[in-house]
RNA sequence: UUGAUCCUGGCUCAGGUUGAACGCUGGCGGCAUGCGUUACACAUGCAAGUCGAACGGCAGCACGGGGGCAACCCUGGUGGCGAGUGGCGAACGGGUGAGUAAUGUAUCGGAACGUGCCCAGUAGCGGGGGAUAACUACGCGAAAGCGUAGCUAAUACCGCAUACGCCCUACGGGGGAAAGGGGGGGAUCGAAAGACCUCUCACUAUUGGAGCGGCCGAUAUCGGAUUAGCUAGUUGGUGGGGUAAAGGCCUACCAAGGCGACGAUCCGUAGCUGGUUUGAGAGGACGACCAGCCACACUGGGACUGAGACACGGCCCAGACUCCUACGGGAGGCAGCAGUGGGGAAUUUUGGACAAUGGGGGCAACCCUGAUCCAGCCAUCCCGCGUGUGCGAUGAAGGCCUUCGGGUUGUAAAGCACUUUUGGCAGGGAAGAAAGGGCGCUGGUUAAUACCUGGCGUUGAUGACGGUACCUGCAGAAUAAGCACCGGCUAACUACGUGCCAGCAGCCGCGGUAAUACGUAGGGUGCAAGCGUUAAUCGGAAUUACUGGGCGUAAAGGGUGCGUCGGCGGUUUGGCAAGAAAGGUGUGAAAUCCCAGGGCUUAACCUUGGAACUGCACUUUUAACUGCCAGGCUAGAGUACGUCAGAGGGGGGUAGAAUUCCACGUGUAGCAGUGAAAUGCGUAGAGAUGUGGAGGAAUACCGAUGGCGAAGGCAGCCCCCUGGGAUGAUACUGACGCUCAGGCACGAAAGCGUGGGGAGCAAACAGGAUUAGAUACCCUGGUAGUCCACGCCGUAAACGAUGCACACUAGGUCGGGGCAGCUCUGACGCUGUCUCGGCCGAAGGAAAACUAUUAAGUGUGCCGCCUGGGGAGUACGGUCGCAAGGCUAAAACUCAAAGGAAUUGACGGGGGCUCACACAAGCGGUGGAGCAUGUUGCUUAAUUCGAGGCAACGCGAAGAACCUUAUCCUAGGCUUGACAUGUAUGGAUUAGCUGUUGGAAACUUCAGUGACGCCCUUGGGUGGAACAUACACAGGUGCUGCAUGGCUGUCGUCAGCUCGUGCUGUGAAGUGUCGGGUUAAGUCCCUUAACGAGCGCAACCCCUGUCGUUAGUUGCUAACGUGUAAUGACGAGCACUCUAGCGAGACUGCCGGUGUCAAACCGGAGGAAGGUGGGGACGACGUCAAGUCCUCAUGGCCCUUAUGCCUAGGGCUGCAAACGUGCUACAAUGGUACGGACAGAGCGAGGCGAUCCUGCGAAGGUGAGCAAAUCGCAAAAACUGUGCCCCAGUUCGGAUAGCAGGCUGCAAUUCGCCUGCUUGAAGUUGGAAUCGCUAGUAAUCGCGGAUCAGCUACGCCGCGGUGAAUGUGUUCCUGAGCCUUGUACACACCGCCCGUCAAGUCAUGGAAGCCGGGAGUGCCCAAAGUCACGUCAUUUCAGGCGUGCCUACGGCAAGUUCGGUGACUGGGACUAAGUCGUACAAGGUAACC
Repeated sequence: UUGAUCCUGGCUCAGGUUGAACGCUGGCGGCAUGCGUUACACAUGCAAGUCGAACGGCAGCACGGGGGCAACCCUGGUGGCGAGUGGCGAACGGGUGAGUAAUGUAUCGGAACGUGCCCAGUAGCGGGGGAUAACUACGCGAAAGCGUAGCUAAUACCGCAUACGCCCUACGGGGGAAAGGGGGGGAUCGAAAGACCUCUCACUAUUGGAGCGGCCGAUAUCGGAUUAGCUAGUUGGUGGGGUAAAGGCCUACCAAGGCGACGAUCCGUAGCUGGUUUGAGAGGACGACCAGCCACACUGGGACUGAGACACGGCCCAGACUCCUACGGGAGGCAGCAGUGGGGAAUUUUGGACAAUGGGGGCAACCCUGAUCCAGCCAUCCCGCGUGUGCGAUGAAGGCCUUCGGGUUGUAAAGCACUUUUGGCAGGGAAGAAAGGGCGCUGGUUAAUACCUGGCGUUGAUGACGGUACCUGCAGAAUAAGCACCGGCUAACUACGUGCCAGCAGCCGCGGUAAUACGUAGGGUGCAAGCGUUAAUCGGAAUUACUGGGCGUAAAGGGUGCGUCGGCGGUUUGGCAAGAAAGGUGUGAAAUCCCAGGGCUUAACCUUGGAACUGCACUUUUAACUGCCAGGCUAGAGUACGUCAGAGGGGGGUAGAAUUCCACGUGUAGCAGUGAAAUGCGUAGAGAUGUGGAGGAAUACCGAUGGCGAAGGCAGCCCCCUGGGAUGAUACUGACGCUCAGGCACGAAAGCGUGGGGAGCAAACAGGAUUAGAUACCCUGGUAGUCCACGCCGUAAACGAUGCACACUAGGUCGGGGCAGCUCUGACGCUGUCUCGGCCGAAGGAAAACUAUUAAGUGUGCCGCCUGGGGAGUACGGUCGCAAGGCUAAAACUCAAAGGAAUUGACGGGGGCUCACACAAGCGGUGGAGCAUGUUGCUUAAUUCGAGGCAACGCGAAGAACCUUAUCCUAGGCUUGACAUGUAUGGAUUAGCUGUUGGAAACUUCAGUGACGCCCUUGGGUGGAACAUACACAGGUGCUGCAUGGCUGUCGUCAGCUCGUGCUGUGAAGUGUCGGGUUAAGUCCCUUAACGAGCGCAACCCCUGUCGUUAGUUGCUAACGUGUAAUGACGAGCACUCUAGCGAGACUGCCGGUGUCAAACCGGAGGAAGGUGGGGACGACGUCAAGUCCUCAUGGCCCUUAUGCCUAGGGCUGCAAACGUGCUACAAUGGUACGGACAGAGCGAGGCGAUCCUGCGAAGGUGAGCAAAUCGCAAAAACUGUGCCCCAGUUCGGAUAGCAGGCUGCAAUUCGCCUGCUUGAAGUUGGAAUCGCUAGUAAUCGCGGAUCAGCUACGCCGCGGUGAAUGUGUUCCUGAGCCUUGUACACACCGCCCGUCAAGUCAUGGAAGCCGGGAGUGCCCAAAGUCACGUCAUUUCAGGCGUGCCUACGGCAAGUUCGGUGACUGGGACUAAGUCGUACAAGGUAACC
């Protein structure tokens, strides 16, 4: 993730951090950091010198001296000193992280070493020699530089002497050193210098130390097995060489070793650590700054010097690059500090000073020091401060919103009072400085009061930073706020604009005209000199699970067994001490973290002490546990013996049934097959039947939830060989065990190879059907194959989707195999025990369904496997295979899910029960004709709009000639308007009436007449209505029914829909509402973890059917009376009918039967009516974004001299065609003519209209009565009596058309109805299909009403008259209800969804090849250089030349590996719509492997 739920599982966010970058913004200070990329290339300056107290000297400077009138010259004499000889240093300090997976690093150890300066000890420091730079002269060269000749010194160099110690040794012996410089000085010597003495520095030899360095070992130290074997100086030995030193470090010979699954070798990546960051921790990620180690210094190689280098600012060679050049040759190495170019998202000044700390040299002063200390730049991090404080309501103005009342911004501002951090100006002003130097005192040394030196005291000098930190004063709210967000997660909402556009987005997701999600504004929230974004990393993530996960169905148990390494292991005794535990010792650098203090005003920061550093090593102790050694035991395991069951395996033989085929006989027309057919077989004799024969395969019944086997699997019967199991009782062995990575073996079906066999069945294939198609399902055939032998393959949903072994944890029951006991003559039976196979079920477990001694419970041991879906069990590589293919097994890319179990619905060409004019049984229609009417379509200037399966279509419309009517069309006109309210101004005329011009009218022109209330009253004032002007506004049948209210349709008058409490479930939910009966009904009864209740059903309401009562006119008239030709016409009456109020009546109440003693049903009685009496109104929760903005109301949008208003005419009535609904018919149950009879319900005043008259008639004239139980419409019709028609396009039918009329109305042309005469069409009962109806119903007959001037009404709504047939069933069609089942559906089957194909984009595999890199091997060439040898020369040290070995670079060759690219090609992912078929329901052939 779902409609909702629980679970599994991934994705995402909230937190912390950073050497960061980018966007917007930016006041101050402190502290720290600052090329992460090209170990890319570098201009310029600086970064290592110093010593005159080692030396010869004197280029330059200063001083002194001398000469000279002066200019100037001379003079190393002094301070000093360029260059040079010599010494020390330059191997430190500083930079960088390329290489390096161990020659490194960390921790802990070790032995075979070196050591300048330093410390300590011992012994020395005697005496000689020859050179050489500088310098001079000459020469070559552009330069760099070089050569020749000559001179010279030393702490430079070389001998000689000496040798405590030192080294070598054959133990006899042998070998080897030095250098001087400076200070001071009493005595003695000396001409002087000096000797000499002393001190000091230096020097030589040696010993020891400290510190430093070299070497060796153990442990730890990233990923890949799609890298499994690696190794020839390789492993060891001996001899030799080499080194400071052990060692194959090197060499000769000998041996054949060494390393590796505890991961060698190879490949990729990487400096390591203290630590940093995150985390509760364990862990994870990282290794900037600081500190330790290592490596490197343009690239590769090499050595020299030296205590130390194979040397960043040294040398040689080779290479690339850059620069200079006179072209002959030369020079260079910023990964030092600055800085430049380049690269990049990105990282600073070509600063000051040696004042401090440290380093080098020096006796020292001092010199050098881009180490360092400071300053500069950057909001890059962290920390601190500020941008003001208090009062201030009229809740100002403005903004925004608004329900127009107000709310909010908001005490916010203004205003008043106050403060001055920071910044500005001015003044003051540190610490960091002490050593060394001078002086004094004192100790050491000495002959010495000298020199040198230690201590104490005193004194003056030294500051880059910097006039900085800090302090004080002055003025003044003055100099100082932004950024992100406001749909949920996540704190914070409104308006406008936009309209799936523009855009947003971390995830979910917003945007298609009312966006809290886009943009802007107002407001709000958060943080704040910053805020956001991006990148990276840890966390959350128990999402790799050591702490701390899982594997029956979610991802995950290997197909099964045997078994090696490994891991684990019964009981007891003794020992050892490897693990383990306890104590101690050493180490674990400093910094960091933590704790307690201290210093900067605080903090960051700095600093002191402690703790810690969970580690390693050594040592002592303990012996319970694990381990090891030794000895026992028998409960685990195994062996021997008896018995038992079995489709266990292999081989051989054999039996019957059946199918097919062959032969013959009998026999005749079909057989076979299917949903139905056809192909097929058969008259050449099938099928059927009888007899005989052939051949192959499989074994009915028994047979089962049965048995055996490790799994796959195994079935007639008999024989042979053979494995395992169970049980019983004893004996024996003595832990011999469990599990197993690799390995080995077995392993269904299909498939492969060779050779057989082949009856039946049957992929492929053929034909016939089906179908839109049908490469299928169905049918007829049919080959591989299925069978056998031998050999491969090695996979399955190889499943119990459940690894093996052991132990423990309630029961019940069924079945198989043993054994024991009891009973019994026996069979049977009962009880117990071991074992095997099942079912139900407790505790427990589980997400649930479920599981439950055969665990999925509780534990132990071992193995295998999983870590979101797809890509993909795929590619590449390897390996196995004859092949098919198997095993092993990724990534790019893509999605926000994929999934499990269960729930509620919906659905099913699933099941069960039930209902309905649903079907069936009937009656009458529609569909055919003509006409009417509505709709589509077409047409038109316009044919206004809406309604669209049922549930639009005689519907809105209960009535379009104008009006209605809708700008629907044409044309003309009006603009505060046809209509409403209000404001301001005007003024006395408007309105109305009469006439008039133009006009189709609306409208317009002109003239006349002409009115009101109140106050004072000539007249004036004022007011209302109205008018004119201006403005607010009116108006809209314009849009949105998908923004809405209301109303309505529909499922459906179907029986359902829910709630409270309780109970069950982790939960969604369930229960109740299910089940058994029953009903029209969730109607009622019974049962029941449910008990009750609500909306529906029913009843209550209305009409109708019976009776009673009350009342009695306009109704009625039985009796009485009157009158008439006749009539309730009249008196009278209210009995009857009727009217209309009130009541009664029906409730399964009574009887019988059935039923569970129920509910109820069936039958009956009585009754006007009987089981709801009939009809109506009444429509649950909800469904269809159903219908209606054109009834009405209404949000939003739109129009405003027009989409508003008025008017004339037209249109809505147009007609090729199609559909729906109706009417009239097709006739004799009829038509027609003349007579006759019987209703109900309505309506009537601008009305119904009697009567009489006229007219053939429609109608006209007249006008009684009636606001109606009184009068009228009004005649009911079918019916009935009599006559005619006689089956025909008719005396049926009436369309169409002509003429003549009537009525309504301003007006019947478009476009009304009616009448009369004439005309007399189609039509002779209607295809497929389809509709209504179960009783006063269908059918049929007429009557009335609304609307309305009239009418298109044959429509609609009512009323009565006459008045049937059929069914008593639920198989089927349609719809519905309940229960159940399946589901991959939930927009709910008009659902969902897979693959090919076609189009686009992206990443990737293969590929003829092409290009580039890495590592290695072989061969060729071979620089510099060490070593060895030879030779030349030499006084010595050295040196020259040559040869050899090794070898960098380079070249050649064959391969290997990695990467890029590649015509074409393979699949994959995503995308809007498309084509074809299809899975999910029994998905329409169950699905899948």
Molecule: small-subunit ribosomal RNA
Organism: uncultured bacterium